[in-house]
RNA sequence: GGAGCCGGACAGGCAAUCGCGAUCUUUAUGAGAUCGAGGAAAGUCCGAACUCCACAGGGCAGUGUGCCUCGUAACGCGAGGGAGGGGCGACCCUACGGAAAGUGCCACAGAAAAUACACCGCCUCGUAAAGAGGUAAGGGUGAAAUGGUGCGGUAAGAGCGCACCGCGUUACUGGUAACAGUAGCGGCAGGGAAAACCCCACACGGAGCAAGGUCAAAUAGAAAAGCGCUCCCGCGAGGGAAAAGGGCGGCCCGUCCGAUGCUUUUGGGUAGACCGCUGGAUCCCUGGAGUGAUUCAGGGACAAGAUGAAUGAUUGCCAUCCCUGUUUUGCAGGGAUACAGAAUUCGGCUUAUGGACGGCUCCGGCA
RNA sequence: GCUGGCGUAGCUCAGUAGGUAGAGCAUCUGAUUUGUAAUCAGACGGUCGGGGGUUCGAUUCCCUCCGCCAGCUCCA
Numbered sequence: 001g002g003a004g005c006c007g008g009a010c011a012g013g014c015a016a017u018c019g020c021g022a023u024c025u026u027u028a029u030g031a032g033a034u035c036g037a038g039g040a041a042a043g044u045c046c047g048a049a050c051u052c053c054a055c056a057g058g059g060c061a062g063u064g065u066g067c068c069u070c071g072u073a074a075c076g077c078g079a080g081g082g083a084g085g086g087g088c089g090a091c092c093c094u095a096c097g098g099a100a101a102g103u104g105c106c107a108c109a110g111a112a113a114a115u116a117c118a119c120c121g122c123c124u125c126g127u128a129a130a131g132a133g134g135u136a137a138g139g140g141u142g143a144a145a146u147g148g149u150g151c152g153g154u155a156a157g158a159g160c161g162c163a164c165c166g167c168g169u170u171a172c173u174g175g176u177a178a179c180a181g182u183a184g185c186g187g188c189a190g191g192g193a194a195a196a197c198c199c200c201a202c203a204c205g206g207a208g209c210a211a212g213g214u215c216a217a218a219u220a221g222a223a224a225a226g227c228g229c230u231c232c233c234g235c236g237a238g239g240g241a242a243a244a245g246g247g248c249g250g251c252c253c254g255u256c257c258g259a260u261g262c263u264u265u266u267g268g269g270u271a272g273a274c275c276g277c278u279g280g281a282u283c284c285c286u287g288g289a290g291u292g293a294u295u296c297a298g299g300g301a302c303a304a305g306a307u308g309a310a311u312g313a314u315u316g317c318c319a320u321c322c323c324u325g326u327u328u329u330g331c332a333g334g335g336a337u338a339c340a341g342a343a344u345u346c347g348g349c350u351u352a353u354g355g356a357c358g359g360c361u362c363c364g365g366c367a
Numbered sequence: 368g369c370u371g372g373c374g375u376a377g378c379u380c381a382g383u384a385g386g387u388a389g390a391g392c393a394u395c396u397g398a399u400u401u402g403u404a405a406u407c408a409g410a411c412g413g414u415c416g417g418g419g420g421u422u423c424g425a426u427u428c429c430c431u432c433c434g435c436c437a438g439c440u441c442c443a
Base pairs, nucleotide, nucleotide: 001363002362003361004360005359006358007357010354012318013317014316015315016314017313018312020036021035022034023033024032025031026030038339042350043349045348046347047346048345049344050208051207052206053205062204063203064202065201066200067081068080069079070078071077082096083094084093085092086091097199098198102197103196105192106191119139120138121135122134123133124132125131147165148164149163150162151161152160166188167186168185169184170183171182172181173180174179212275213274214273215272222266223265224264225263226262227261230241231240232239233238245257246256247255248254282301283300284299285298286297287296288295289294319337320336321335322334323333324332325331326330368439369438370437371436372435373434374433377392378391379390380389386423394410395409396408397407398406416432417431418430419429420428
């Protein structure tokens, strides 16, 4: 100098002016004081608190998780470790139980794709061809072909026999465990895929603050009480007519309505208002325990709470970066400073995103 | 705010125990007709919303992101 790996923190700062939301005070249509977004407030992917509904207990179904131990209120999260894999390395990744419980799938190619298999080749019989038998060492197909290498053995071959490696299993040792190591035994035991159905183990009742609760207009409907209810016909149900009044209309005529009414009260309940609502598995500092996640003790702090939804704008100075001009330092001018914005509250995960800082690895050059 | 569902050709839709994606309309070319329409024959057209993973192989299975749509305020 180049290329990388890991980690924690920050999120431009100060001042002035104007404005917005909440709370409090006050001499109250006003004025003043204090406070006012995030590391992800996002996605709503998990886990809880809280609220309502359901519920004797158990099971089925369904959903989710899946190496071990620990942490935590809980988790699919985190820490440490094991095994496997990737990288020269720092370091990183892993849905990592079971495929001899069962069912199903493996296109094309290939002889054969799972009760394995004889296409070519090799060997034996056969004069030869054809054919029969043996053979998985060689060729070829495929993503995948029934342990690998070597020696022996054989007609040719083959775990057929032996050694080493791999695999399975038993015992011992170490470890809380996953697992590792050592020794013995077994000739090898039937491919892949469970992010196919499934089996095993464990966990889970459902809905979500638009949960839920309190107060409570107007209109309509319900219940109760009171008032009112013209004339004619009819026993009655009902039918007919018309006055006052009202609607249509500038007015008249005309036409329609005309007791299915009015008043008061009650309960449910909408708009609206309030509670839930922000002091909590809370945050900061110090010390102790632990490799760590985390936890314990002491001290300190109070830090948005809106509801068509506040948290903003302008100016000046400084900080960082870029561009232009100028003779270097420097100065002047201009521009830029990410992602994004609370909505019941927490713990995680994932995604978006800026420039610095610290530690570490590899390569190259110079001394 | 909370909860569900859907993205496949220009448009409307098929396609599932994973095996290389189709139909109708539209467009283009040819035939037919004096010409047009209709009809017949053929052709074109796909990052299966984006990315990653599982697998020999993914539209399909899993994870994540993006976009679109629908439902839920009180009573019955």

Two RNAs folded together computationally: RNase P RNA and transfer RNA, 443 nucleotides in total. The coordinates come from a structure-prediction model, not an experiment, and the mean pLDDT is 77. Rfam match: Bacterial RNase P class A. It is annotated as a ribozyme.